[in-house]
Annotation:
Predicted 3D model of a 76-nucleotide RNA (c-di-GMP-I riboswitch aptamer) from a Nitrospirota bacterium. It was read from a public genome assembly, where an Rfam model found it. The prediction has a mean pLDDT of 89. Lineage of the source: Bacteria > Pseudomonadati > Nitrospirota.

RNA sequence: GUUUCGAAAAGGCAAACCAUGAGUAAUCAUGGGACGCAAAGCCACGGAUCCUUUGAAGGACCGCCGGGCUACCGAA
Numbered sequence: 001g002u003u004u005c006g007a008a009a010a011g012g013c014a015a016a017c018c019a020u021g022a023g024u025a026a027u028c029a030u031g032g033g034a035c036g037c038a039a040a041g042c043c044a045c046g047g048a049u050c051c052u053u054u055g056a057a058g059g060a061c062c063g064c065c066g067g068g069c070u071a072c073c074g075a076a
Base pairs, nucleotide, nucleotide: 005074006073012037013036017032018031019030020029021028022027035063041069042068043067045066046065047064049060050059051058052057
């Protein structure tokens, strides 16, 4: 130095809910707020779930699972 791992330290993110706004909807953004998180950073690639639709199909979701990429610190 790298990988695995996750003690400590410095920090980080922000569930539910509320307000405002956008959207047919799922849901998203901003502000408040903290349930939690060692990737709760990013990606819709494969599933799951949800919405629209007669269907075809389109959309949402990464804090559901798997996968990919990147990353702070450094004890055992």